Model confidence (mean pLDDT): 82 of 100.
A computed fold for a 73-nucleotide RNA from a Clostridia bacterium, annotated as transfer RNA.
It was read from a public genome assembly.
Rfam family: tRNA. From the family's description: Transfer RNA (tRNA) molecules are approximately 80 nucleotides in length.
NCBI's taxonomy places the organism under Bacteria, Bacillati, Bacillota, Clostridia.
[in-house]
RNA sequence: CGGGGUGUAGCGCAGUUGGUAGCGCGCUUGGUUCGGGACCAAGAGGUCGGGUGUUCGAGUCACCUCACUCCGA
Numbered sequence: 001c002g003g004g005g006u007g008u009a010g011c012g013c014a015g016u017u018g019g020u021a022g023c024g025c026g027c028u029u030g031g032u033u034c035g036g037g038a039c040c041a042a043g044a045g046g047u048c049g050g051g052u053g054u055u056c057g058a059g060u061c062a063c064c065u066c067a068c069u070c071c072g073a
Stems, first nucleotide, its partner, number of pairs: 001072007010025004019056001027043005049065005
């Protein structure tokens, strides 16, 4: 320098053909317990790496860009 992949909650990951974003662990509160763990119930937490565009509507499509990573030179 050229090409590919990945980026979504604190961590690990889903998300079909574009239609109001979810699962597990963790966290908070309550129950249970002498207390803790385990278990049960409820809850909080996301400008989907950033920007622009297309569209009635974008995590998803197009373009630019950033980080990590792989291949080639």